[in-house]
RNA sequence: GGGGAUAUAGCUCAGCUGGGAGAGCGCUUGUCUGGCAGACAAGAGGUCGGGGGUUCAAGUCCCCCUAUCUCCA
Numbered sequence: 001g002g003g004g005a006u007a008u009a010g011c012u013c014a015g016c017u018g019g020g021a022g023a024g025c026g027c028u029u030g031u032c033u034g035g036c037a038g039a040c041a042a043g044a045g046g047u048c049g050g051g052g053g054u055u056c057a058a059g060u061c062c063c064c065c066u067a068u069c070u071c072c073a
Base pairs, nucleotide, nucleotide: 001072002071003070004069005068006067007066010025011024012023013022019056027043028042029041030040031039032038049065050064051063052062053061
């Protein structure tokens, strides 16, 4: 320098065919217990990497950029 992949909650990751933003763990509160652990219930937590485009509508499609991983040289 060229090809490919990845970027979504604090962490690890889903998101099918464009229309609801989610799971597990962690965190907070409540109940059970003498207490801890644990179980159950409820809840908080999001610039969907950044910018632009297409569309009635974009996490999802297209383009550019950034970061990380990987392959070729």